[in-house]
RNA sequence: AAAUUGAAGAGUUUGAUCCUGGCUCAGAUCGAACGCUGGCGGCAUGGUUAAAGCAUGCAAGUCGAACGAGAACGGGGGCAACCCCUAGUACAGUGGCGGACGGGAGAGUAAUGCGUUUCUAACGUACCCUAAGGCCGGGGAUAGCUCGGGGAAACCCGAGGUAAUACCCGAUAACCCCGCGGUGCCGCAUGGUGCUGCGGGCAAAGGCUUGCCACCUUAGGAUCGGGAAACGUGGUAUCAGGUAGUUGGUAGGGUAACGGCCUACCAAGCCUAAGACGCCUAGCGGGUGUGAGAGCACGACCCGCCCCAUCGGGACUGAGACACUGCCCGGACUCCUACGGGAGGCUGCAGCGACGAAUCUUCCGCAAUGGGCGCAAGCCUGACGGAGCAAUGCCGCGUGCGGGAUGAAGCCCUUCUGGGGUGUAAACCGCUGUCAGGGUUUAGGAAAAAAAUGACCAAAUCCAAAGGAAGGGCCGGCUAACUUCGUGCCAGCAGCCGCGGUAAUACGAAGGGCCCGAGCGUUGAUCAGAAUCACUGGGCUUAAAGGGUGCGUAGGCGGGACCGUAAGUGUCUUGUGAAAUUCCAUGGCUCAACCAUGGAACUGCAGGGCAUACUGUGGUCCUUGAGGCCAGUAGAGGUCGUCGGAACUCUAGGUGUAGCGGUGAAAUGCGUAGAUAUCUAGAGGAACGCCAAUGGUGAAGACAGGCGACUGGGCUGGACCUGACGCUGAGGCACGAAAGCGUGGGGAGCAAAGAGGAUUAGAUACCCUCGUAGUCCACGCCGUAAACAAUGUGCACUAGGUUUUGGAGACCUUGACGUCUUCGGAACCGACGUUAAAACCUUAAGUGCACCGCCUGGGGAGUACGGUCGCAAGGCUAAAACUCAAAGGAAUUGACGGGGGCUCACACAAGCGGUGGAGCAUGUGGCUUAAUUCGAGGCAACGCGAAGAACCUUAUCCUGGGUUUGACAUGCACGGAUUAGUCCCUGGAAACAGGGAUUACGUGGUUUACCAUGGAACGUGCACAGGUGCUGCAUGGCUGUCGUCAGCUCGUGCUGUGAAGUGUCGGGUUAAGUCCUCUAACGAGCGAAACCCCUGCCGCUAGUUGCCAACAGGUAAUGCUGGGGACUCUAGCGGGACUGCCGGUGUCAAACCGGAGGAAGGCGGGGACGACGUCAAGUCCUCAUGGCCUUUAUGCCCAGGGCUGCACACGUGCUACAAUGGCACUUACAAAGCGAAGCAAUGCCGCGAGGUGGAGCAAAUCGCAAAAAAAGUGCCUCAGUUCAGAUUGUAGUCUGCAACUCGACUACAUGAAGCUGGAAUCGCUAGUAAUCGCGUAUCAGCUACGACGCGGUGAAUAUGUUCCUGAGCCUUGUACACACCGCCCGUCAAGUCAUGGGAGCCGGAAAUACCCGAAGUGGCCACGAUUCAGUGGUCCCUACGGUAGGUUCGGUGACUGGGACUAAGUCGUAACAAGGUAGCCGUAGGGGAACCUGCGGCUGGAUCACCUCCUUU
Repeated sequence: AAAUUGAAGAGUUUGAUCCUGGCUCAGAUCGAACGCUGGCGGCAUGGUUAAAGCAUGCAAGUCGAACGAGAACGGGGGCAACCCCUAGUACAGUGGCGGACGGGAGAGUAAUGCGUUUCUAACGUACCCUAAGGCCGGGGAUAGCUCGGGGAAACCCGAGGUAAUACCCGAUAACCCCGCGGUGCCGCAUGGUGCUGCGGGCAAAGGCUUGCCACCUUAGGAUCGGGAAACGUGGUAUCAGGUAGUUGGUAGGGUAACGGCCUACCAAGCCUAAGACGCCUAGCGGGUGUGAGAGCACGACCCGCCCCAUCGGGACUGAGACACUGCCCGGACUCCUACGGGAGGCUGCAGCGACGAAUCUUCCGCAAUGGGCGCAAGCCUGACGGAGCAAUGCCGCGUGCGGGAUGAAGCCCUUCUGGGGUGUAAACCGCUGUCAGGGUUUAGGAAAAAAAUGACCAAAUCCAAAGGAAGGGCCGGCUAACUUCGUGCCAGCAGCCGCGGUAAUACGAAGGGCCCGAGCGUUGAUCAGAAUCACUGGGCUUAAAGGGUGCGUAGGCGGGACCGUAAGUGUCUUGUGAAAUUCCAUGGCUCAACCAUGGAACUGCAGGGCAUACUGUGGUCCUUGAGGCCAGUAGAGGUCGUCGGAACUCUAGGUGUAGCGGUGAAAUGCGUAGAUAUCUAGAGGAACGCCAAUGGUGAAGACAGGCGACUGGGCUGGACCUGACGCUGAGGCACGAAAGCGUGGGGAGCAAAGAGGAUUAGAUACCCUCGUAGUCCACGCCGUAAACAAUGUGCACUAGGUUUUGGAGACCUUGACGUCUUCGGAACCGACGUUAAAACCUUAAGUGCACCGCCUGGGGAGUACGGUCGCAAGGCUAAAACUCAAAGGAAUUGACGGGGGCUCACACAAGCGGUGGAGCAUGUGGCUUAAUUCGAGGCAACGCGAAGAACCUUAUCCUGGGUUUGACAUGCACGGAUUAGUCCCUGGAAACAGGGAUUACGUGGUUUACCAUGGAACGUGCACAGGUGCUGCAUGGCUGUCGUCAGCUCGUGCUGUGAAGUGUCGGGUUAAGUCCUCUAACGAGCGAAACCCCUGCCGCUAGUUGCCAACAGGUAAUGCUGGGGACUCUAGCGGGACUGCCGGUGUCAAACCGGAGGAAGGCGGGGACGACGUCAAGUCCUCAUGGCCUUUAUGCCCAGGGCUGCACACGUGCUACAAUGGCACUUACAAAGCGAAGCAAUGCCGCGAGGUGGAGCAAAUCGCAAAAAAAGUGCCUCAGUUCAGAUUGUAGUCUGCAACUCGACUACAUGAAGCUGGAAUCGCUAGUAAUCGCGUAUCAGCUACGACGCGGUGAAUAUGUUCCUGAGCCUUGUACACACCGCCCGUCAAGUCAUGGGAGCCGGAAAUACCCGAAGUGGCCACGAUUCAGUGGUCCCUACGGUAGGUUCGGUGACUGGGACUAAGUCGUAACAAGGUAGCCGUAGGGGAACCUGCGGCUGGAUCACCUCCUUU
């Protein structure tokens, strides 16, 4: 110098957010255990369970210097008897000291304990120390021993005899003890302590080595103890009263000592809400773990105290015990036994079995430290010192170090001719020697003179060789670390959230990685994180939480001034707070762990001094808190009595007649025996319209007609009195809506229950008709409500504004009024502030103080049990097991509503025409089938994929046949000249198989022929091809739909803690988020619009194949010809329309309405174009593609069949049912297309389909090509027809290899249903609907009546937005977010689990009463005796035991109650939206169930209207 450096969070409720709140994780620790693994050493630690039981050995002895006695084995001698040594030894006894320490354990004990501090004037202390004094004289026994006896044994009895430091007597004696006095000093009381007088009493032991040790008395010390007090030291009130020696006194006894410690008597006390008594749990402290701390949890090892020693009781001995290895008795257990009796106590050290997840050697030594005995040598010592076992913990060390890139091999990954990882890792080269191993030699533990002494540990040095030494967990997030394969909601994982249903970083494996490392993980446990019990340091409007309200006891807290005191408080000091531990410094083991020395600390308790602000306390005073007095004042405040009118029902009577009543609509019900309606009279009960209000009063519940009586409280003004008398308030007491209960009344209306009628699938309901308790009164209970402002009471402080109610004052005014100020109440808005937010805001949820109540995740449950109250119903108090990872609050965005507002759409309405009925066509379902291939499935599948299924198509859909490098692509290797193509033959249904003939192309050689070679081809083999196989829920692309709906977003800024909001809302306007305006928003993007195409008018240019006005020519006729560009037209380019102009409306706007002009007018008409997104929508069978599957087949080829099958059902169409029509004849007018494997004219043949033939035309030239409806004329005359055309027969035509299954068309014949279509439903707003025909794609042909286009003719209606459907915006509610096809409740049924009740049964615990009563102390009696003893009897107490009735705890129990949980059970639909009857609370009744109904209450109810108030101007 130091000893006070210390504080982290995360995951999980939601679509997302903030909050509340629980659960979980990361840290540290352990007397641990388990799994895998395991080299060495040091230091520690090691039966936490059965205080259950123990075999065996050891753990307390020692002293011959207290005493008497006293061997043997063996050795020697001797013939022997015997002697000597062994040896006065061993063994045993008397006696002394010790055995009360040391060692173990924690059963009991909540205070007789422990801790801290004090006291003992109320006490003891062997051995040890100091001081003083003493140690004289006698005596009788007894064990051992000997003899005899009993007993299996343990052991015992009798007789004889013996010693002592054993025992006894006497003497001596005090500063010792007792009694009676005198006196000094001291103390907080009893009292203590000296001096002194007299009387009485009490001691001793000797031993030996002769200077030592013993012995006795007294005093003191030291040590160790006994006792007392205060304070502190668990849980439970579901334990509230306990106590008879109990509390005190007197006297006595007892003790070392105080004391009800004990006894007798007297008194009636004593403890208790500051928790007595009871029950449960527990040894306490120093300390240990954790924590920033405060705390919380614990009390192994070490130290201190206590308690226990098989269970219970008891005393003896002793300085000390009621005694762990002493005694007696009782119980249980074990052992021995000759059955008569005996023995025993490991909670000492080892060890055994048992228990258990689990815990060691039957080791060595007294060498060290210590203890007992002894003069000593020494003996004893499982205390102790050591070793052994165990990774149980802490600490240290090692398993090598350096170099080394062909970055080896292997393995893994990969985008795979390649690359990456493992990885300097290995191999290989060099070096070193810690540890383990072996050899040799001894420092240290061993010293306070010297010597001696080591169980065990160890030190130094030498040798050898990289040799003997690495694993565990994890890798989805939290949380450091990622890929592949396998598996396929399986197997499995999981601390929480959660992974796994075919692409799993989450399971299993592998490769790789991360973290630790002789360990690593798991489980259990404690603290922390957790501010999640909050003292430090939380909350209660809505999340859990304010008692229903008041009065008030204890308690807590308390106004101003002064004086005293010094308890609290502060400061200084003294004592104590054991050591160890923790901390600091230094030191010792090589370091560390560990150990040592010194210090700090031990935050505490106690004594003393000082201070006096504050609190307390004693006293004196004050008036502002509180109360009183006087004067006023408002009021549904309370109780009782009395009176009143309206309405209602009933009764009686009159008038009057067929209905009344009721509902969504009805019915039950009432009525011709006269209802309803109406009038008169009477009776009865309940409730009090208007005033009336967000008004008033009351503590709350609650209180309303008028009047009277009695009565409580408030407010205002005055400032007269008292003088802190106050606030709060655990228990307690009182009041306390509705329902309900008891007794007695009353009963009009209403109305649980009940009855009936409806509704309904049902309807134990909602609706209707009746209707009983009840509702009313009196008295008595009950004591609960959403008893709510979900906000305890009181006081103080902190901006305002407005309204209202009750007073008082001032000003002004003639007055009503008005203005201002102030006190009390009731409301609204709002600043600061607060809050998770919503919100609150002088009536606080703000800022503070005081006191009370309450909360601590959800469910189980406000339940069970217990207690208590109640007549009952039930109330109050109030758990646990088990189970979940949430439950919840506020707000946000959506979605939804049988919520609201605004708006739009052929959505409805107004119209026109259809479908649904018929026949046929076509698609689908179903059925059938060998197969009827597949897909599409509300709108948004169903004349859809398919713009052409006889074969092909066509899909292996079915049957059969064939083929395997393949029908198709690429590469490699080999082969050989076979081949491709063409032709022919055989088998065959064909594919195909077999055979034959011919021989191509390039190059070279060569006269051709021919030969050689090359590529392609072919064959064989290998890679691979192929798949309309699966997954559209792995995908791309494409498409449908909401929807051509007007929406969807972003940047910056601003608001909000945030999700988010604003912008995008409001007011107008539009087809439109179109535009304007306003505005914390300003801008922008994708959509809308515009740009593009077609069409409508005009112009310019161009003029063939189109056109033809003028001119000319010509024909039977025709732009036929010459010509022309005027017109039409063609097809290019332009113009034109913009609310531009006028008037009106409108906000000075946007815009709208009307008008002019114009071909066209407010988007002119039509098309293309489809925002962010939704539907896991559709498509793997267009195409592409991941993965999987298949490979002599799910590939490929072929023949035939099927996709066309028919009882039936649906969708979409065609044709009709006729006269606005049909038929026949005649006559007109289009557009847009198509044509060479094509369109085909004129002509001829055929009734016709068509045939024949072929001019012309690659097209404004030729052809298809006739347009049809229409118009004109005629017939038909209302009928199953001259309507309709199905079906069928016959005969044909065409295409095609081929029309049987299975084509179209033609002619003749046949001539079905059908006479306008039920419920329901579709399209369309103008060149539209309706109607008429024409064309094209596909295509040999065709099922086309379909699809896509084209033109001709050409309407009706829209007053409007109530309703249906869909959509957009704003708003509201929500328990929905997979988003209403949502969520969700209860019974019943099934399984599992825990639990309550339960006739009982079993066991434990603690008491009570009585009975019995061992051992033993004590008392008494008797015997006995020199004394001390002893013996016997008896009395009191009493352990154990027994009996009885209860208390309490636990186990079990037929049956029974509810509860929790469990992918897909049953019945309903209660709740969430106005949840379809608003919901909920209390209560009562009812019902399969959720629930329903009555009464009162609440808003935590939507919507509309009204009233009031507020805000803004």